[in-house]
RNA sequence: CGCCGGUCCUCCCGCGACGAUAGCCUGCAAACCCCGCCAGGUCCGGAAGGAAGCAACGGUAGCAGGUGAUUCGGGUGCCGGGAUGUGGCUGGCGGGG
Numbered sequence: 001c002g003c004c005g006g007u008c009c010u011c012c013c014g015c016g017a018c019g020a021u022a023g024c025c026u027g028c029a030a031a032c033c034c035c036g037c038c039a040g041g042u043c044c045g046g047a048a049g050g051a052a053g054c055a056a057c058g059g060u061a062g063c064a065g066g067u068g069a070u071u072c073g074g075g076u077g078c079c080g081g082g083a084u085g086u087g088g089c090u091g092g093c094g095g096g097g
Stems, first nucleotide, its partner, number of pairs: 001094008009085001010083005015077002018073003023067006034059003042051003
């Protein structure tokens, strides 16, 4: 000086872990009054019948807990593969002085 490697750094891919979310399950649930159905009571009517509608009941928005991705994330990993460099450290071989 040349060639071939190892490792670190950088980047990419995969896998895993972690976190978040969608979804699902459970509970509560409109004291700011959302929906349904509306006993009683009220109103209209001579009556038949009709109207609005509180509570209860059933739901929904929402809230809490659980679960949790085939979705998303990164100052993630003694993980696997790859790329790259006038880069850091390092090994081998060959050649020259």

Bacterial small signal recognition particle RNA from a Lysobacterales bacterium, 97 nucleotides, folded computationally. The gene name in the source record is ffs. The coordinates come from a structure-prediction model, not an experiment, and the mean pLDDT is 75. Rfam family: Bacterial small signal recognition particle RNA. Gene Ontology terms of the family: SRP-dependent cotranslational protein targeting to membrane, signal sequence recognition and signal recognition particle, plasma membrane targeting. Rfam classes the family as a non-coding RNA gene. About the family: The signal recognition particle (SRP) is a universally conserved ribonucleoprotein involved in the co-translational targeting of proteins to membranes. The sequence is in RNAcentral, with records from ENA.